Predicted 3D model of RNase P RNA and transfer RNA as a complex of 447 nucleotides. The coordinates come from a structure-prediction model, not an experiment, and the mean pLDDT is 78. Rfam match: Bacterial RNase P class A. Rfam classes the family as a ribozyme.
[in-house]
This record gives sequence, structure tokens and C1' cells, in this order.
RNA sequence: CCAGGGGGCCGGGCAGCCGCGCGUUUCCGCAAGGGAUGCGAGGAAAGUCCGGGCUCCACGAAGUAAGGGUGGCGGGUAACGCCCGCCGUGGGAAACCAUAGGGAAAGUGCCACAGAGAGCAGACCGCCCCGCUGGUCGGGGCAAGGGUGAAAGGGUGCGGUAAGAGCGCACCGGGAGGCUGGCGACAGUCUCCGCACGGCAAACCCCACCCGGAGCAAGGCCAAAUAGGGACUUCGCGCCCCUUCACCGGGGCAGGAACACUUCGUUCCGAGAAGUCCGGGUUGGCUGCUUGAGCAGGGGAGCAAUCCUCCGCCCAGAUGAAUGGCUGCCCCCGCUUCGGCGGGACAGAACCCGGCUUACAGGCCCCCUGGCAUU
RNA sequence: UGGGGUGUAGCCAAGUGGUAAGGCACCGGUUUUUGGUAUCGGCAUUCGCAGGUUCGAUCCCUGCCACCCCAG
Repeated sequence: CCAGGGGGCCGGGCAGCCGCGCGUUUCCGCAAGGGAUGCGAGGAAAGUCCGGGCUCCACGAAGUAAGGGUGGCGGGUAACGCCCGCCGUGGGAAACCAUAGGGAAAGUGCCACAGAGAGCAGACCGCCCCGCUGGUCGGGGCAAGGGUGAAAGGGUGCGGUAAGAGCGCACCGGGAGGCUGGCGACAGUCUCCGCACGGCAAACCCCACCCGGAGCAAGGCCAAAUAGGGACUUCGCGCCCCUUCACCGGGGCAGGAACACUUCGUUCCGAGAAGUCCGGGUUGGCUGCUUGAGCAGGGGAGCAAUCCUCCGCCCAGAUGAAUGGCUGCCCCCGCUUCGGCGGGACAGAACCCGGCUUACAGGCCCCCUGGCAUU
Repeated sequence: UGGGGUGUAGCCAAGUGGUAAGGCACCGGUUUUUGGUAUCGGCAUUCGCAGGUUCGAUCCCUGCCACCCCAG
């Protein structure tokens, strides 16, 4: 320098003018308004796919069942389906990348079409032997070769045989057992077995582990509004009648209140309270609300994820929803008649965090592999 | 903002591991003087998109996209 692999970071800068939201403070008797000052989108704020905090509801504890999820091993974490390290498998010449990676000798199921045969397999073409003797024949042996298929009951070679075949042997693959190393997944090695046990569990299922439900429009408070409507539950309720042990509904009486007081009389009350749900009405405000598994720097432990410790800092809280616009200079890219012109992504908080996934113009830095050249 | 559901031809839709039924519409033929009717045939190749599991995916799994519904 060329080709490639991995990781991290930024995501326009400065100035002027105008404007917006929130907090603090000040002027003003309060409010409104004004002044000063501080802060004001992201790496994904997105998708809402996982995990948690918080709130309400349910719940005595543990276990079982149902349903859902996860799935090599070890570690990290508040937790995870996330992250780190390692193992196995596959790809690559390498750096490195991918990996839903438990169980198919617990059971059930599926393997279409093609093909002779598709699951305790099978003989279509073939190969070999025998017979009758010459055919498009009959009997038997074989599974090496051909053919079908995604898949045909280990592979290659030598021996062996009528032809063949783990029939025998060597190597590779596979299975069982032991030893060694490792926390472990697993690896290495030895002995035995001639090979039995095809694939699919992102089919049912089995094994191990995990999981209560709903969501800030959760939840709490206040105001406003009207017809205080209906159902249910619990507690409570003097007597009589319709009317029955009772409930519900209606009537009468006792009792209470008002008509200034007493009697009479009249009118009203004469059973309600609390809770849940439905319906109707309202479509306002406050709170939850932003200091948090927080951010930056130094030191330490660890291969790393991450953890410990010291010091410093406060860093958006809107509610039809602020975080913007214009100008100038600089930066990057493209076009250029060298005067200039055009463009600078994806996208925007809404209770808050940890992840994953997806979108993204352009740029910067570090490490590694291979090749070429030079020293 | 939160929750739930659905994508199969122009339209309505069945199919849920073995290569996509049916109806309307459309196109072509026959019948008719012509049109309609009737009848026969045709029309999916990216089953919303991408990736994976599998011999094989509309179907199973994962991630996106679009549309619809509900909640004070």
C1' cells in the first nucleotide's frame, strides 16, 4: 500500500437577532404582567418484543394440576429469553463468523410423489449356479453395481467367493465400559463389541428450571355537574292489618318536629347507614412526576461481563402537548461556464429503569489476519 | 399512551405440514340476427415482507410492515 475481519466513538461547530416550556428569585398589596438567572430530546426518545421498580386487585403457608416460557457448561445481574468467558457442531486459507445446542434404546405420530422396497425393509434392472436344452423359460443364491428418492440398515481398501456379503482383516466412523485432566460442558487415552440404535421434538410428548393478574387512562385528593336512577350484600328497624315464620310493597296507630307556649287540630317525618357493580351526568384541577439499579473522573479486583471504593455534580417534565426560526463564517459531499449553486441522515421524550430488535447521510479512532514492496 | 386482533385473486372467503376448494367479477368459446340468460374452459406462482426449522411451509418459530377494534 492492497484485500479482509473485529471492537469503540461522534452524529455538525461558533457568533448575532427573534421566539417557546419549566424551575428559582425580584418588581408589584394579590393576581396578571415585566426583569434577572439556571436547565431544556436520542443513540435509537421508535417497535412495545423480553425483564424489573412503582401502584391497585387477589392471596394463610407449602405442594400438586392446568396454562405459558426457557433449554450446552460456568459466571455476571435487581431480574431476564440479556451480557461475558469456555465447550461442542458447521463455514472460512486465516483473522474470525454462525449456532432454538436437553431427551428419538419411555411412548404415540408423520415421512407425500417417485420407487421393487420408507421402518422388526426389499429384489425392478442386473450378477452367479443348476435344470430342461436355446427361451421374452423354470428353480435357487446375492445385495457388490445400476435405477428411484430428501433419506435405501456404516465408509474406503485388501483378502475371500460360483457371484457376493463385517464373511475375515487394516484404517476411519459408531456404541458400551474403565482410567486421566477439567468446578463443569467436554477432551485425551485404553479395552471390548462386527455394527445393533434412519430422520423429524420451531409434531404431540418426557425431563429440569422459572412464572398470580392488571397497568400512570395504575392509584389518591379536590372541584364542578344532576334525577340523586337501578341491582346486590352486610348491619339496623316499636305495634296492628292486607298477609303467610319471614322478606318486599301499601295502609293505620304509637313516637318526633313545625305552626310563639298548653290542649285540640293541620302539615311533615315516621328507617336508614355502609360497601360493590351497572346506568346517567361531568370532559376541570392537584398529586403520582422525576434524585435515579443516576452521570463524570481517579484508584483497586477480574481474561471479560461486572463489582468495590474515593471525590465531584444535579442533568427536560409538556398535557393538543415547549425544546424552534432567520442570518453570517467555518466543516463535509456533489455539480460547475470557477462567479457560484444544491445538499448534510434516521428520527423526536410523556411514570421510570436494564436489555433486545429495527431505521440511519457521513465521519473518526484502535486491534487483528493474509498478500506485495522496502528497511 | 396502553391493551387486543386480522392480513389468501379485483371482492367475499375455505384450507393449518405433501405443492391453494368455492362463489361474485373479468377473459375466451358455444348457443342467439344481436345483447342478456344458459353452458364449457381459463385466470393465485411473492398466501403482507424477510429470515430460520424441515426432504418439503399458506400452515411451525423469530423479526419487521400495513390495517382494524377497545380503554377516562